c-di-GMP-I riboswitch aptamer from Nitrosomonas sp., 78 nucleotides, folded computationally. Its Rfam family is "c-di-GMP-I riboswitch aptamer". Its family is annotated with cyclic-di-GMP binding in the Gene Ontology. It was read from a public genome assembly, where an Rfam model found it. The model forms 95% of the base pairs in the Rfam consensus.
This record gives sequence, structure tokens and C1' cells, in this order.
RNA sequence: UUACAGAAAAACCACCCUCGUUGUGAAACGAGUCCGGAAAGCUACGGAUCUCUUUUUCGAGAUGGCCGGGUUGCCUCC
Repeated sequence: UUACAGAAAAACCACCCUCGUUGUGAAACGAGUCCGGAAAGCUACGGAUCUCUUUUUCGAGAUGGCCGGGUUGCCUCC
């Protein structure tokens, strides 16, 4: 330095819910909250679920805290 792992310490994020705002909507953002998380940082590439359009197909979106992949990062009893 890299890989693996997660005992300790220092950091980090913030479920549900409430209020406000945006959006047709899924949902997102801000504040409070703190269920949890070794990437619960980023990324919509693959799957899955959800929304809108649509007779259907096609299409356009949302979810990264649904799973996988890619990518970046803190620490060190091992």
C1' cells in the first nucleotide's frame, strides 16, 4: 500500500412519524425525531417493487434505507 475482518476509539448518516414546501403521482427537499446502518457515501448499469400515460404494447419517472454490480472513503485488537 492492497485485500479481508469489525474488538476499541473518533467521526458520519438518519427509519417511522410530525410540520412546511414541490410534484398528476410514486416520491423528493428542509426542520424536528432517531428505528437502525461497516459505507444507510455516490452511481438507475441489471433485477425487483411503485407511479404516470396507455385497450394493450411502447414510453416517461420514483425507490441507492429492496437486491446485485461499478466507484470513492474513516480507524486498526486481528